[in-house]
RNA sequence: GCGACGGUAGUCUAGCCUGGUAGGACGCGAGAUUGCCAAUCUCGCAACCCGGGUUCAAAUCCCGGCCGUCGCA
Numbered sequence: 001g002c003g004a005c006g007g008u009a010g011u012c013u014a015g016c017c018u019g020g021u022a023g024g025a026c027g028c029g030a031g032a033u034u035g036c037c038a039a040u041c042u043c044g045c046a047a048c049c050c051g052g053g054u055u056c057a058a059a060u061c062c063c064g065g066c067c068g069u070c071g072c073a
Stems, first nucleotide, its partner, number of pairs: 001072007010026004020056001027045006049065005
């Protein structure tokens, strides 16, 4: 340099093909329960790598860029 795959809460991850309320687990906060802690239960907090395009509507489709992994040279 070329190609493939990936980037989503503090962490891990689903959703992307086939556009339409961003979901789960851990974590954190509050409450319930308990003599206390743990465990359990309930409620809450928190995210689409960046820019542009298409569209009524983009995490999703298109273009460019950045970062990571792998392969080729």

A computed fold for a 73-nucleotide RNA from a Microcaldota archaeon, annotated as transfer RNA. Its Rfam family is "tRNA". Rfam's curators write: Transfer RNA (tRNA) molecules are approximately 80 nucleotides in length. Gene Ontology term of the family: triplet codon-amino acid adaptor activity. By type it is a transfer RNA. RNAcentral holds the sequence, with entries from ENA.